[in-house]
Molecule: transfer RNA
Organism: Candidatus Aenigmatarchaeota archaeon
RNA sequence: GGGUUUGUGGUCUAGUGGCAAUGACGCCGCGUUCACAUCGCGGAGAUCGGGAGUUCGAUUCUCCCCAAACCCA
Numbered sequence: 001g002g003g004u005u006u007g008u009g010g011u012c013u014a015g016u017g018g019c020a021a022u023g024a025c026g027c028c029g030c031g032u033u034c035a036c037a038u039c040g041c042g043g044a045g046a047u048c049g050g051g052a053g054u055u056c057g058a059u060u061c062u063c064c065c066c067a068a069a070c071c072c073a
Base pairs, nucleotide, nucleotide: 001072002071003070004069005068006067007066010025011024012023018056027043028042029041030040031039049065050064051063052062053061
């Protein structure tokens, strides 16, 4: 330098054009306990890597850029 794949709450992840973006772990509160843990209930937390385009509508499709992994030279 060229190619492929990936990027979604603090971490891991589902979703793949349409109402409020899913779950687990973690965090906070309440209950339970003498207390801790476990368990139950509730809550906060993501403008879906950045920008542009297509579309009535984009996390999803297209292009550019950034980052990571792998392959080729």